[in-house]
The RNA shown here (THF (Tetrahydrofolate) riboswitch aptamer) has 96 nucleotides.
RNA sequence: AACAGAGUAGAGCUGUGCGCGUAAAGUGCCCUUGGGACGGGGAGUUGCCCGAGGGACGAAAGUAUUACUGCGGUGCGCGGCUCGCAUCCCGCUGAA
Numbered sequence: 001a002a003c004a005g006a007g008u009a010g011a012g013c014u015g016u017g018c019g020c021g022u023a024a025a026g027u028g029c030c031c032u033u034g035g036g037a038c039g040g041g042g043a044g045u046u047g048c049c050c051g052a053g054g055g056a057c058g059a060a061a062g063u064a065u066u067a068c069u070g071c072g073g074u075g076c077g078c079g080g081c082u083c084g085c086a087u088c089c090c091g092c093u094g095a096a
Base pairs, nucleotide, nucleotide: 003094004093005092010083011082012081013080014079015078016077017076018075019074020072021071022070029055030054031053032052033051034050035049036048040090041089042088043087061069062068063067
């Protein structure tokens, strides 16, 4: 040098605990705008995450008598599994 590998933020699925809504907020979708993060180092997107404003769409209740069972592409915490540096350069391990 070539080859192989590890590791991030985060994403998906799932289990669980505590909540919220069911008097419809939330989730998901679109537009505008602001911010942030993106393997150990540097750079970094049209991708990712979060906030604010606006828009369209839109729902499952039941028993009971104030609690329980449901329901919601519901919020947060924890666990499990899977995926995962957009990309470029360098580094780390096999490895001397």